Predicted 3D model of a 678-nucleotide part of an RNA (large-subunit ribosomal RNA, domain II) from a bacterium. The coordinates come from a structure-prediction model, not an experiment, and the mean pLDDT is 86. It matches the Rfam family "Bacterial large subunit ribosomal RNA". Gene Ontology terms of the family: structural constituent of ribosome and ribosome.
Context: one part of a larger RNA
RNA sequence: GUCGGCGAGUUACCGUUAGGAGCAAGGUUAAGUCUGAGAGGACGAAGCCGUAGCGAAAGCGAGUCUGAAUAGGGCGAUUAAGUUUCUGGCGGUAGACGCGAAACCUGGUGACCUAGCCAUGAGCAGGCUGAAACGACCGUAAAAGGUCAUGGAGGGCCGAACCCACGAAUGAUGCAGAAUUCGGGGAUGACUUGUGGCUAGCGGUGAAAAGCCAAUCGAACCAGGAGAUAGCUCGUUCUCCCCGAAAUAGCUUUAGGGCUAGCCUCGUGUUAGUAAGUUUUGGUUGUAGAGCACUGAUUGAGCUAGGGGGCUUACCAGCUUACCAAUCUCAGCCAAACUCCGAAUGCCAUUACUCGUAUCACGGGAGUCAGACUGCGGGGGCUAAGCUCCGUGGUCGAGAGGGAAACAGCCCAGAUCGACAGCUAAGGUCCCAAAAUCCAUACUAAGUGGGAAACGUUGUGGGAUUACCCAGACAGCCAGGAGGUUGGCUUAGAAGCAGCCAUUCCUUUAAAGAGUGCGUAACAGCUCACUGGUCAAGUGAUCCUGCGCGGAAAAUGUAACGGGGCUCAAGUAUGGUACCGAAGCUUCGAAUCCGAAAGGAUGGUAGGGGAGCAUUCCAUGUUAGGUCGAAGGUGGUCCGUGAGGGCUGCUGGACGAAAUGGAAGUGAGCAUGCCGAC
Numbered sequence: 001g002u003c004g005g006c007g008a009g010u011u012a013c014c015g016u017u018a019g020g021a022g023c024a025a026g027g028u029u030a031a032g033u034c035u036g037a038g039a040g041g042a043c044g045a046a047g048c049c050g051u052a053g054c055g056a057a058a059g060c061g062a063g064u065c066u067g068a069a070u071a072g073g074g075c076g077a078u079u080a081a082g083u084u085u086c087u088g089g090c091g092g093u094a095g096a097c098g099c100g101a102a103a104c105c106u107g108g109u110g111a112c113c114u115a116g117c118c119a120u121g122a123g124c125a126g127g128c129u130g131a132a133a134c135g136a137c138c139g140u141a142a143a144a145g146g147u148c149a150u151g152g153a154g155g156g157c158c159g160a161a162c163c164c165a166c167g168a169a170u171g172a173u174g175c176a177g178a179a180u181u182c183g184g185g186g187a188u189g190a191c192u193u194g195u196g197g198c199u200a201g202c203g204g205u206g207a208a209a210a211g212c213c214a215a216u217c218g219a220a221c222c223a224g225g226a227g228a229u230a231g232c233u234c235g236u237u238c239u240c241c242c243c244g245a246a247a248u249a250g251c252u253u254u255a256g257g258g259c260u261a262g263c264c265u266c267g268u269g270u271u272a273g274u275a276a277g278u279u280u281u282g283g284u285u286g287u288a289g290a291g292c293a294c295u296g297a298u299u300g301a302g303c304u305a306g307g308g309g310g311c312u313u314a315c316c317a318g319c320u321u322a323c324c325a326a327u328c329u330c331a332g333c334c335a336a337a338c339u340c341c342g343a344a345u346g347c348c349a350u351u352a353c354u355c356g357u358a359u360c361a362c363g364g365g366a367g368u369c370a371g372a373c374u375g376c377g378g379g380g381g382c383u384a385a386g387c388u389c390c391g392u393g394g395u396c397g398a399g400a401g402g403g404a405a406a407c408a409g410c411c412c413a414g415a416u417c418g419a420c421a422g423c424u425a426a427g428g429u430c431c432c433a434a435a436a437u438c439c440a441u442a443c444u445a446a447g448u449g450g451g452a453a454a455c456g457u458u459g460u461g462g463g464a465u466u467a468c469c470c471a472g473a474c475a476g477c478c479a480g481g482a483g484g485u486u487g488g489c490u491u492a493g494a495a496g497c498a499g500c501c502a503u504u505c506c507u508u509u510a511a512a513g514a515g516u517g518c519g520u521a522a523c524a525g526c527u528c529a530c531u532g533g534u535c536a537a538g539u540g541a542u543c544c545u546g547c548g549c550g551g552a553a554a555a556u557g558u559a560a561c562g563g564g565g566c567u568c569a570a571g572u573a574u575g576g577u578a579c580c581g582a583a584g585c586u587u588c589g590a591a592u593c594c595g596a597a598a599g600g601a602u603g604g605u606a607g608g609g610g611a612g613c614a615u616u617c618c619a620u621g622u623u624a625g626g627u628c629g630a631a632g633g634u635g636g637u638c639c640g641u642g643a644g645g646g647c648u649g650c651u652g653g654a655c656g657a658a659a660u661g662g663a664a665g666u667g668a669g670c671a672u673g674c675c676g677a678c
Base pairs, nucleotide, nucleotide: 001678002677003676004675005674006673011094012093013092014091015090016089017088018087019086020085021084022083023082026049027048028047032043033042034041035040053060054059063075064074065073066072097235098234100232104225105224106223107222108221109220115199116198117197118196119195120194121193122192123191124189126158127157128156129154133150135148136147137146138145162186163185164184166183167182168181169180170179201217203213204212205211238612239611240610241609242608243607248261249260250259251258252257262368263367264365265364266363267362268361269360274358276354277353278352281349282348283347284346289341290339291338295335296334299331300330301329302328304325306324307323308321309320310319311318371396372395373394374393375392376391377390378389379388380387401412402411403410416590417589418588419587421586422585423584427580428579429578430564431563432562436577438576439575440574441573442572443571449566455550456549457548459547460546461545462544463543464542465541466540467539468538476534477533478532479531480530482507483506484505487501488500489499513528517526518525591602592601593600594599613667615664616663617662618661619660620659625655632651633650634649635648636647637646638645639644
């Protein structure tokens, strides 16, 4: 892992509610007694519930309590059914649907591992070094000191046994639940080791690592309390039918848990000025918008207090101002916590219609309290987030089908079952791939379409305004572009062209600036404005707008149309006609429920309700059936909406249906379930 078996709402008592049964202003016995083989039956009125309440109570009583009260008020009566038992739902007390802790406590068992200690034994090849002390000699006044011998100290040195475990490799379903190999450290010591003994679990022992105390230690192991507790995780077993949620509010040592309400279901009652939708009419509001009348904010101008600056002044005063500026006036603007105003919606009534119980009340049973995205209105944030928090719709949740390549939350549309029938929605119609290579008119050249901004653009289409132009424009080409003058100043120089100044003038002209740019040290030189000629028909400028272009860099491989591929399109815009396209709608057939019929309804998680199937056992019952073959096993076939049920072949070899009732150890695929087989 597979297969097979086992595996989870039970039982007792007490309540509550529905249904069944008995009796009923009553209902009922408990212990016990008698009887019976037993099952059971008979007796047993003590007690309990009900028939009256109010008060703390005495007590009074359809009333009573409070109170001074005959008042007021509270709780009652007047409306009136209970009680006993059985079955189902649910609650409570018990382990209370099943499995699961880490832990806590009680009593024991452990120092054959390991830690420390006690007692008594044992072990340490070989080699090296050569302390003190003593001796001899030298030396000294005596010492000190020196040399040479002797000597054999040391948590001394090298290195086996022995002890340890620093490095690496191997090993990793190992040789091994810690090893092996090659190296490494200690090796007369705080050394190593044998045997016997002592210390025990909030305790020991510890050269201290919370180490070790039998492969277990931040509190050992074993048994018990014990089915500890688990607001947590996981699991919880047959079928069909009807309805069908919530992820909110309030409170909570509460926030992933609860309680009450909300929303679901079942029952009973009410059947109408009920609910819902549309319509009529009336009311309510201060949002959107708008406005500036208030509160604030705010730009410019005018008028003009006050203040600042300047002048003047002994003081007071005065004059002035391209400074600041209140009020007022004109024009302009802003506001969630501004409003002179003010919608649409909404809400409350009301009118008529549609619909038909959907509303409401009481009672039984729940689940839900993590919501998600999307449109719209907002708060927080960065007018960030697949962000977060509200409001209001939708969808998902609990919703399949078609579209969006794929894609819970987007678009279309709500799946009872069947059909090799038809029509449509969104979205599509060249091929993949069902349907137009459809029609008309434009645009795009970028594969734009098929990703992106500020900004840039003499890409191209449309519209508008304006200037010049056959008395010849625009572009090109030919020619001119002069004189006073090198204007004045400045400067080394400044001559149109470094810089400064100027009503920047005058003359000759068809025209020509005291000069547009290049250039020179300064001149020179080239050029422009401007003019003539040539040519011959349009040429400039501005604004609005359609479609394009640039801006444009990412990680495996084209990879930013799903692909192929597409250019008067298979792109874009506008208009049109067909067709395709879903579990939508229609048609035909079928099931269940509702309805007199016509006709209608039937997606569904948590959850509520209803109806069934099957298993084991019991009663009828020594049943029917069965060696002419039961149960069980294994094939086939038929029936039922389904759980399932018949018939039959083979196997099997002795039991055993159906029916009507009853009782449950009553249904497995999941619990990293348990046991077994392979």